This is a predicted structure of a 1484-nucleotide RNA (small-subunit ribosomal RNA) from an Actinomycetota bacterium.
C1' cells in the first nucleotide's frame, strides 16, 4: 500500500466482498509448563446456608455458671467484677455491590458562594460553679404458639432538666437583650474528655458560562407557569412554599413530545481528522424487593435502621408474625456463556478503644477456566546417490527425505533426596501465602489446528458424476474436478488453531482534512422576497474574532520518552514530557467584525433624450376557409383505401352558382428573427400597463448579492357553475385487417377543445446545465441602438454596447463533448445526490370538490443496476456492387406406374450411422449364403488372431475314411513326418497340448481426440512488423476518388512495408512447327482381291506423343486525370482470364465420422468375444426426397443405309462357323492388345405402314415356359419367349436445373461384380432459345447508421393469469404497555390548628393550680388504589391488497433496428394482459 467482482473487450461511475487490528467473548478440534491479568454482557429474576459492623468497664448500674480449693455441710473463697445482657458514647452516611432510572447543572470543564454547613483532626482564646428529677437493666405479677409485650417496684451515669456565670458568639442602629458545660483514669505529676468562640484543613450543599445521542412522519409548549411585594421554610439563595399584584416565560440557534442511554478519565481503531465503546482500574452520579414517608444525626430521606402500602416467599396453635445477596462464597432459573459455600488479618487500609486488643468476604493470598497477554519446552549435532513402508509414474524413475534407523551430546514438567528466601515496619516477638519461589543430585515425559481454483503462501492420485457436497466474493460439481470426499505431498500458525458475533480500518462509500449534480444518483417549473449567510473605496477609533507572552487549572492511573526491579518479557516502578482544553492578565492591530466620518459615470438606483418588440390585460373590427341552411343549374354516382366496406345519394347527393347563419383559428410576411422570470406569446385598431436596451449629462451615496420559511405565477389534461359548439375528437357505434385485433386504416361520434368566474399545481415544466460577480487566444452569421470614415446619400465598410446562433484554441472532461451564452479559472449564497429493485409505494400529516398533489419509509431481495466509447453481429435502416439471385427463355419436379433412399408402422430381428441449405440413388464402386455388425437355435472358452516365458509332447504334427449332426463341432481314425547345429548324445526351431503375461469387442463417449471431409465459398477477403493517433478497448494501414472477375491495378492519404489468400506457374483442349513413324496412315509407284492399306513401298497427309512457338491490351483510334482501365478496330487458329480442370486464406457451424483407420478414458472377459445353420437388413394402411418410363404423329412400328469418342480384357475379352424366335448353347481362331476381341453406336437419313383412338401410344401387373450365374435363386437375382395390357390424355399450391458446344436429346464405356444398375463415374453424336434490366425474392462483399443483441434476431425482453414460498400494508375487532386530563379515595408521615374534656417526673407555686408536654381529634399535602375519557408505541386478527423470489406452465408481443403504428413525459378515458387512444410537451 491494495485486491476480486458489471463487459466479447475498454474507460468511468457505483455497490458488494476480501486481506489488518481489536474483543469481559462463545462454539468445534486439540492441549505440556510458568508468570501477570481477567472472569453473569442474559433475569435491577427468585434466593437455602454461612460469613460481610462493630467497639468501648479509663462513661454507668447490674452481674452469673462450670471448674478448683476450703467447709462447722448452712455455706464460703476462687473463678470474677470475668462471661453476659442493659443504659450511655463513637461508628453504622465509610468501605463493598449494581447500572434499573436519568437527555438532567446528571456528568465534563472553567468560574461564583458578601447566599452556606462541616463529626472526627490541627492551631489559638475563654470556661468546666452549684443543684434536681427520672429510667432501662434487675425483682415481682400478668398476656401470647411465637415475635414480642403489659402493669407494679428499685437504681446509676459522660443519659435528662433547671439555676448561676458569660463574650471576641447571636439579635439589634444603639441602649440593651439572649445563650454553655461531664466527668473518667492515675498515689501523684498529669493525661484523656466536656462547654463556648476564632482560624485552618477536609468533606459537602447551592448557583453559573460552555460542551454533552436520535427523530420535524413531534411545531408550538407553559397557571406556580414568568416576574414583583410580603410572609413562611432551609445550613443556605431561590415559586422552594403560600397570599396578593402584573401577564409574562420558552421555541426552527429546534421548545414540547417520543425513542435510546448512567457520565467522565480513558479503551479499541485510524497516517491524522474522525468513528466506535464506557468491562476490569480511578473520579462523579443514581439505586438497594416496588412505591411513598419521615426520624436520628455533623452529614441519610440511610444496601445488611424505622413506619405505611403493594407483590412475593416462609413460620403459625389461624389469633398473628418474619423476610429482602445490585456485599463474599453458593443455589435455582434464564442463557451461546462467566469461578471456591477456600485460607488469613502476616501486609496495606478502615471502625472503636488511653492501650492491650477486638472487628473487618475491604484487602492480602490460595483454588477453578488456554479467557487474554508474555515467556519457555516438546531436543541438538553428525548421519545415503537415499533403507523399509506409503504415494506417484512416461515404469526409466520421482516424492516423503537427513527425515528415520544409528552415533555423540543435552534436558523444561513430574517424581525422589538435600538446601531454602525477600515480603517484617522492630529492641524483642509476629508470615495466611509456604517448605512456595529458587538452587543442587538422580531418573525422565510432551503437537496440534487450519488451508492448498483466483483474491492468497501452498498440487497430485483415487472416489463421486448438477448426485453427495463446497462456498467470504467471483463461483465449483452434468465421467478425465489442483474448488466435493479420501490418500500422498505442500503452505501457514503453533499450545493453540479455526469458525461465529461485534467495532474501527481499508471506504475519498457522508468527502472539515477529503466527493459530487449536461448524459452515470443528483439544479428546486419560475419569480418576488423575510430571517440567515456573504459583501465596494479611504482614513480614524474600539479590540469581539485572530496572533503573541505570562499565570492558574487540566486529579491519579493510562499513552510517549529516558531510567530502575522481577533470569527475560508481559508486569511493576521512578523521573520527564504530554494532556492539542478552559479561565484570567498583559500586549499586537494586517485581515474580519463593531462604532463613528467620508468617497463615487467603481457595485446598485433615480431623472433626461431616443429607438425596437407575437411582453400583458380589455374593448371593437376584418377577410379567406370548413360546416350547416335556403334557392338555382345538373345527374348517378360520391366518398374512402394497400385493396375494400360501413357511410352519403333518384325523397336528387358529389360538382357548381347565388344568398344567409354560426363558431373557431388567423395564410403569405415568418427568419436557429423578436419579447417575456418561467409557463408562454403571431390578423387589424384603440385604450390601459410591465420590463429590457442605447446615448449624454445631472443626482443619491453601498442603498448590494443570494435566499430556508412565506407569497405569487405556472403548458396540456382534469374538476365546479353558467354560456357556446363550426371544425377536430378520448369514450362509444359501425366497416375493414387479423389466428385474434378491446389497436394501427376507414365511416360516424359525445365529453372536451372556445368564453366568463373559481379550482387543480403537474410535464422529457429540458440547455435534462440554479442565481450573481470577476478573469481567460480567435473566426464567422444575425436582431436592436449608437458612433466614425469614404462614397454613387438608397445603403455598404469599420468601431462600441446589449441580445441571439455556428465553428474552434488553451483549459476541463470517463468519454461524448463544453469552449467569453463554459462543462475553463475563482468567489458568495441556495437546492439536491450517496448501489439496483421494493417505491415515489405503505403509513402519518398538510392541501384539494374530486382526480390527486406535496412530504416520504421499512421488511425483504439481488451482485450488480448504470454512463460513454470500441469491435462485431443484426435491422421489415441507408448508399454502392456481385452471383442462373430475380427477370427473359428452354426443359423438368409436384399428378401416373415402377425403381431407389428416408420417416413412420410392423417385427424375434427388420443392425448401425447421416436430419434445413450442407440427411434422404447418402456411408453402400453393387445384402440370395458370405458380406452382417441384427434375430432365433446349436456349439465354444487362453480363445478365430499377435508376442514372450515355463513345462510336456515320436506313433507327435498332419491326416484319407467312418459315426453323429442342420452345420459348426464332438467321437474315432488306416496312414504318418520335418528343419538348423553337432561325430553323437543332445540343444534349438516349427507343430501340438497345459499354465502364465494376455487376446478379442462394428460395446459407450465425434461434447475427451488425431486424421479426413462437408459448408459459407473460388466468396475476396484475413492478418503482421515498425511508425502515428487514443487514458484504454482499439484505430490507422485495409478508409477515400476511379477501376477490376479479384484488397486487380492507378491516384490520393500518417503511414511505410510485409505475409496468407487473388492472379500466374501445373494438367487437358483449341493453331503451327520440329523430331519420331509401329500395331497407326496411304498421296505417288508396283502387286493383289468380289471388295478391302490386303501386300511391297513410303512417312507426304490424318493420327499417335515428345519438345518448341503462339496472346502480351503488343499495335491503331477516340475516351479517361497525361494514370489504372474501359470501348472500337487491325492482324490472328485463338483477344482482353480463349474454354475446362486441379488448386479452397484467417476462420465459422462443440457440423460429420470412435462403423474406414488410429486413439485417451469407461464398460465387458464360459461373454457385449469366437464358430455354425436358418432367418432378417427386401416387411407395408401411409408420408416425403431422388430418379426411370410414359402420356404420343417433331411420334410408334417394319425394312434399308451412315458417322464416334473414351474405355476394358488371362479365374479374362472372345471372332468366324453351327444352332435356338430369343435369352443363350456349341465352338474355339486371335489377343497380355494403336495388332485380336468386347463392338451393334444411337438419334440422324431413305422407303413403307399406323391417323388421334387409352390407340400399332404407354408399358405396370399377372399367368405359363425358358436361359444364365452360383453349393443354393422359396423368402430374395438378372435376362428371354408367348400371353395378359393397369394407371396415365402433360399434372394444384409450390418448386428445381441451365447463359454455348451450354440446356435439351441420343447412344457408348467403366468401376463394384460369380450373378444383379433406371444409381454413380466417364465418353462422344445431334444441337437450341433468351438476358430489357437490377425495382423485387435469396445469398454474398464494402462503406455508413441505430441497437437495451455478444450463446450475437433461432437475440433480447414486457405484463396479466395459474402454482409454491417469503416479508410487508389495510381490516370488524380483541389485547399488552405507556402517558395526558377530570374526579373519587386518603395508609404512614411532616407541618398547621385559640380542638385537646384523657394523661404527665424535672420549671413556677405551700397547695389548688399554672406553664409546658403527650395520647387523641381536625385540616393541608400525598403513595397505592378506583371511576370516566383521550393520546401514543406494540401484539394478534376472518378476510383482503399489491410486492419479491422460484422449473423448460398459459396468453399474447408492448420495448430494444424506422422493433415492423418512432419512442418517451404529464394527464384523461378505455381494455384479459403487455397496452391503446385523445390533448399538450420532449428528442434521449
Nucleotide at each position: 500500500a491494495g485486491a476480486g467482482u458489471u463487459u466479447g473487450a475498454u474507460c468511468c461511475u457505483g455497490g458488494c466482498u476480501c486481506a489488518g487490528a481489536a474483543u469481559c467473548a462463545a462454539c468445534g478440534c486439540u492441549g505440556g509448563c510458568g508468570g501477570c491479568a481477567u472472569g453473569c454482557c442474559u433475569a435491577a429474576c427468585a434466593c437455602a446456608u454461612g460469613c460481610a459492623a462493630g467497639u468501648c468497664g479509663a462513661a454507668c448500674g447490674c452481674g452469673a455458671a462450670a471448674g478448683u480449693c476450703c467447709u462447722u455441710c448452712g455455706g464460703g473463697a476462687u473463678g470474677a467484677g470475668u462471661a453476659g445482657a442493659g443504659u450511655g458514647g463513637c461508628g453504622u452516611a465509610c468501605g463493598g455491590g449494581u447500572g434499573a432510572g436519568u437527555a438532567a447543572c446528571g456528568c465534563g470543564u472553567g468560574g461564583g458562594u458578601c447566599a452556606u454547613c462541616u463529626c472526627c483532626c490541627u492551631u489559638c482564646g475563654g470556661g468546666u460553679g452549684g443543684g434536681g428529677a427520672a429510667u432501662a437493666a434487675c425483682u415481682c405479677a400478668g398476656g401470647g404458639a411465637a415475635a414480642c409485650u403489659u402493669g407494679a417496684g428499685c437504681u446509676a451515669a459522660u443519659a435528662c432538666c433547671g439555676c448561676a456565670u458569660a463574650a471576641u458568639a447571636c439579635g439589634g442602629a444603639a441602649a440593651c437583650g439572649u445563650u454553655a458545660a461531664a466527668g473518667c483514669a492515675g498515689c501523684a505529676a498529669u493525661g484523656c474528655g466536656c462547654c463556648u468562640g476564632a482560624a485552618g484543613a477536609u468533606g459537602a450543599g447551592c448557583c453559573u458560562g460552555c460542551g454533552u445521542c436520535u427523530g420535524a412522519u413531534u411545531a408550538g409548549c407553559u397557571a406556580g407557569u414568568u416576574g414583583g411585594u410580603g410572609a413562611g421554610g432551609u445550613a443556605a439563595c431561590g415559586g422552594c412554599u403560600c397570599a396578593c399584584c402584573a401577564a409574562g416565560g420558552c421555541g426552527a440557534c429546534g421548545a414540547u413530545c417520543a425513542g435510546u442511554a448512567g457520565c467522565c478519565g480513558a479503551c479499541c481503531u485510524g497516517a491524522g481528522a474522525g468513528g466506535g465503546u464506557g468491562g476490569u482500574c480511578g473520579g462523579c452520579c443514581a439505586c438497594a424487593c416496588u412505591g411513598g414517608c419521615a426520624c436520628u444525626g455533623a452529614a441519610a430521606u440511610a444496601c445488611g435502621g424505622g413506619c405505611c402500602a403493594g407483590a412475593c416467599u416462609c413460620c403459625u396453635a389461624c389469633g398473628g408474625g418474619a423476610g429482602g445477596c445490585a456485599g463474599c462464597a453458593g443455589u435455582g432459573a434464564g442463557g451461546a456463556a462467566u469461578u471456591u459455600u477456600g485460607g488469613g488479618c502476616a501486609a496495606u487500609g478502615g471502625g472503636c478503644g488511653a492501650a492491650a486488643g477486638c472487628c473487618u468476604g475491604a484487602c492480602c493470598c490460595a483454588g477453578c477456566a488456554a479467557u487474554g497477554c508474555c515467556g519457555c519446552g516438546u531436543g541438538a549435532a553428525c548421519g545415503a546417490u537415499g533403507a523399509a513402508g506409503u504415494c506417484u509414474u512416461u515404469c526409466g524413475g520421482g516424492a516423503u527425505g537427513u527425515a528415520a534407523a544409528g552415533u555423540u551430546c543435552g534436558u523444561a514438567a513430574g517424581c525422589a533426596g538435600g538446601a531454602g528466601a525477600a515480603g517484617a515496619a522492630u529492641a524483642c516477638a509476629u508470615g495466611a501465602c509456604g517448605g512456595u519461589a529458587u538452587c543442587c543430585u538422580g531418573u525422565g515425559u510432551a503437537a496440534g489446528c487450519c488451508c492448498c481454483g483466483g483474491c492468497u503462501a501452498a498440487c497430485u492420485c483415487c472416489g463421486u458424476g448438477c448426485c453427495a457436497g463446497c462456498a467470504g466474493c467471483c463461483g465449483c460439481g452434468g465421467u478425465a474436478a489442483u474448488a466435493c470426499g479420501g490418500g500422498g505431498g505442500g503452505g501457514g500458525c503453533a499450545a493453540g488453531c479455526g469458525u461465529u458475533g461485534u467495532u474501527c480500518g481499508g471506504a475519498a462509500u457522508u468527502a472539515c482534512u477529503g466527493g459530487g449534480c449536461g448524459u452515470a444518483a443528483a439544479g428546486g417549473g419560475u419569480g418576488u422576497g423575510u430571517a440567515g449567510g456573504c459583501g465596494g473605496c479611504a482614513a480614524g477609533g474600539a479590540a469581539a474574532g485572530u496572533c503573541a507572552g505570562a499565570u492558574g487549572u487540566g486529579a491519579a492511573a493510562u499513552c510517549u520518552c529516558g531510567g530502575g526491579g522481577c533470569u527475560u518479557a508481559a508486569c511493576c516502578u521512578c523521573g520527564a514530557a504530554a494532556c492539542u482544553g478552559c479561565a484570567u492578565c498583559u500586549g499586537a492591530u494586517a485581515c474580519u467584525u463593531c462604532c463613528a466620518u467620508g468617497c463615487u459615470c467603481u457595485g446598485a438606483g433615480u431623472g433626461c433624450g431616443g429607438a425596437a418588440g407575437a411582453g400583458g390585460c380589455a374593448a371593437c373590427c376584418g377577410g379567406a376557409a370548413u360546416u350547416c341552411c335556403u334557392g338555382g343549374u345538373g345527374u348517378a354516382g360520391c366518398g374512402g383505401u394497400g385493396a375494400a366496406a360501413u357511410g352519403c345519394g333518384u325523397a336528387g347527393a358529389u360538382a357548381u352558382c347565388a344568398g344567409g347563419a354560426g363558431g373557431a383559428a388567423c395564410u403569405c410576411c415568418u427568419g436557429u428573427g423578436g419579447c417575456g422570470a418561467a409557463g408562454g406569446c403571431g390578423g387589424g385598431u384603440u385604450g390601459c400597463u410591465g420590463g429590457g436596451c442605447c446615448g449624454a449629462c445631472a443626482c443619491u451615496g453601498a442603498c448590494g448579492c443570494u435566499g430556508a420559511a412565506a407569497c405569487a405565477c405556472g403548458a396540456a389534461a382534469g374538476c365546479u357553475a353558467g354560456g357556446g359548439g363550426a371544425g377536430c375528437a378520448a369514450a362509444c357505434g359501425g366497416g375493414a385487417u387479423u389466428a385474434g385485433a378491446u389497436a394501427c386504416c376507414c365511416c360516424g361520434g359525445u365529453a372536451g377543445u372556445c368564453c366568463u368566474a373559481g379550482c387543480c399545481c403537474u410535464a422529457a415544466a429540458c440547455g435534462a446545465u440554479g442565481a450573481u460577480a470577476a478573469c481567460u487566444u480567435g473566426g464567422u452569421g444575425u436582431g436592436c441602438a449608437g458612433g466614425u470614415u469614404a462614397c454613387a446619400c438608397g445603403g455598404u465598410a469599420c468601431c462600441u454596447g446589449c441580445g441571439u446562433g455556428c465553428c474552434g484554441g488553451a483549459g476541463c472532461u470517463a468519454a461524448c463533448g463544453c469552449g467569453a451564452u463554459a462543462c475553463g479559472u475563482u468567489a458568495u449564497c441556495c437546492g439536491c445526490c450517496u448501489g439496483g429493485g421494493g417505491a415515489g409505494u405503505a403509513u402519518g400529516a398538510u392541501c384539494g370538490c374530486a382526480a390527486g398533489a406535496u412530504u416520504g419509509a421499512a421488511a425483504c431481495u439481488c451482485a450488480a443496476a448504470g454512463g460513454a466509447a470500441u469491435u462485431g453481429a443484426c435491422g421489415g435502416g441507408g448508399a454502392c456492387c456481385c452471383g442462373c439471385a430475380c427477370a427473359a427463355g428452354c426443359g423438368g419436379u409436384g399428378g401416373a406406374g415402377c425403381a431407389u433412399g428416408u420417416g413412420g408402422u410392423u417385427u424375434a430381428a427388420u443392425u448401425c450411422g447421416a436430419c434445413g441449405c450442407a440427411a434422404c440413388g447418402c456411408g453402400a464402386a453393387g445384402a440370395a449364403c458370405c458380406u452382417u455388425a441384427c434375430c432365433c437355435a446349436g456349439g465354444u472358452u487362453g480363445g478365430a488372431c499377435a508376442u514372450g516365458c515355463a513345462c510336456g509332447u515320436a506313433g507327435u504334427a498332419g491326416a484319407a475314411g467312418g459315426g453323429u449332426g442342420a452345420a459348426a463341432g464332438c467321437c474315432u481314425g488306416a496312414c504318418g513326418a520335418g528343419g538348423u547345429a553337432g561325430c553323437a548324445a543332445u540343444a534349438c526351431c516349427a507343430g501340438c497340448g497345459u499354465g502364465c503375461u494376455c487376446a478379442g469387442g462394428u460395446g459407450c463417449u465425434g461434447c475427451a481426440u488425431g486424421g479426413c471431409u462437408g459448408u459459407c465459398g473460388u466468396c475476396a477477403g484475413c492478418u503482421c512488423g515498425u511508425g502515428c493517433c487514443g487514458u484504454g478497448a482499439g484505430g490507422u494501414g485495409u478508409u477515400g476518388g476511379g477501376u477490376u472477375a479479384a484488397g486487380u491495378c492507378c491516384c490520393g492519404c500518417a503511414a511505410c512495408g510485409a505475409g496468407c489468400g487473388c492472379a500466374a506457374c501445373c494438367c487437358c483442349u483449341g493453331c503451327u512447327u520440329u523430331c519420331a513413324g509401329u500395331u497407326g496412315c496411304u498421296a505417288c509407284c508396283g502387286g493383289g482381291u468380289c471388295a478391302a492399306g490386303c501386300c511391297g513401298a513410303g512417312c507426304a497427309c490424318u493420327c499417335u506423343g515428345a519438345a518448341a512457338g503462339g496472346a502480351c491490351u503488343g499495335c491503331c483510334c477516340a475516351g479517361g486525370a497525361u494514370a489504372a482501365c474501359g470501348g472500337g478496330g487491325a492482324g490472328g487458329a485463338a483477344g482482353g482470364u480463349g474454354g475446362g480442370g486441379a488448386u479452397g486464406a484467417c476462420g465459422u457451424c462443440a457440423a460429420g465420422u470412435c462403423a474406414g483407420c488410429a486413439u485417451g478414458g469407461c464398460c465387458u472377459u464360459u461373454a457385449u468375444g469366437c464358430c455354425u445353420g436358418g432367418g432378417g437388413c427386401c416387411a407395408c394402411a401411409c408420408a416425403c426426397g431422388u430418379g426411370c418410363u410414359a402420356c404420343a404423329a417433331u411420334g410408334g412400328c417394319c425394312g434399308g443405309u451412315a458417322c464416334a469418342a473414351a474405355g476394358c480384357g488371362c479365374u479374362g475379352c472372345a471372332a468366324a462357323c453351327c444352332u435356338g424366335c430369343g435369352a443363350g448353347g456349341g465352338g474355339g481362331a486371335g489377343c497380355c492388345a494403336a495388332u485380336c476381341g468386347c463392338a451393334a453406336a444411337a438419334a440422324a437419313c431413305c422407303g413403307g405402314c399406323c391417323u388421334c383412338a387409352g390407340u400399332u401410344c404407354a408399358g405396370a401387373u399377372u399367368g405359363a415356359g425358358g436361359u444364365c450365374u452360383g453349393c443354393a435363386a422359396c423368402u430374395c437375382g438378372a435376362c428371354c419367349u408367348c400371353a395378359u395390357g393397369a394407371a396415365g390424355g402433360c399434372g394444384g399450391a409450390a418448386u428445381c436445373g441451365c447463359u454455348a458446344g451450354u440446356a435439351a436429346u441420343c447412344g457408348c464405356g467403366g468401376a463394384u461384380c460369380a450373378g444383379c444398375a433406371c444409381g454413380c463415374c466417364g465418353c462422344g453424336g445431334u444441337g437450341a432459345a433468351u438476358a430489357c434490366g437490377u425495382u423485387c425474392c435469396c445469398g454474398g462483399g464494402c462503406c455508413u447508421u441505430g441497437u437495451a443483441c455478444a450463446c450475437a434476431c433461432c437475440g433480447c425482453c414486457c405484463g396479466u393469469c395459474a402454482c409454491a414460498c417469503c416479508a410487508c400494508g389495510a381490516a370488524a375487532g380483541c389485547u399488552u404497555g405507556u402517558u395526558g386530563u377530570a374526579c373519587c379515595u386518603g395508609a404512614a408521615g411532616u407541618c398547621g390548628c385559640c380542638c385537646a374534656a384523657g394523661c404527665c417526673a424535672a420549671c413556677c407555686g405551700c397547695a389548688a393550680g399554672g406553664a409546658g408536654g403527650c395520647a387523641g381529634g381536625c385540616g393541608c399535602c400525598c403513595a397505592c388504589g378506583g371511576u370516566a375519557u383521550g393520546g401514543c408505541c406494540g401484539g394478534u386478527g376472518a378476510u383482503u391488497g399489491g410486492g419479491g423470489u422460484g422449473a423448460a406452465g398459459u396468453c399474447g408481443u408492448a420495448a430494444c433496428a424506422a422493433g415492423g403504428u418512432a419512442g418517451c413525459c404529464g394527464u384523461a378515458g378505455g381494455g384479459g394482459a403487455a397496452c391503446c387512444u385523445g390533448c399538450g410537451g420532449c428528442u434521449g
The prediction has a mean pLDDT of 86. The RNAcentral record of the sequence draws on SILVA.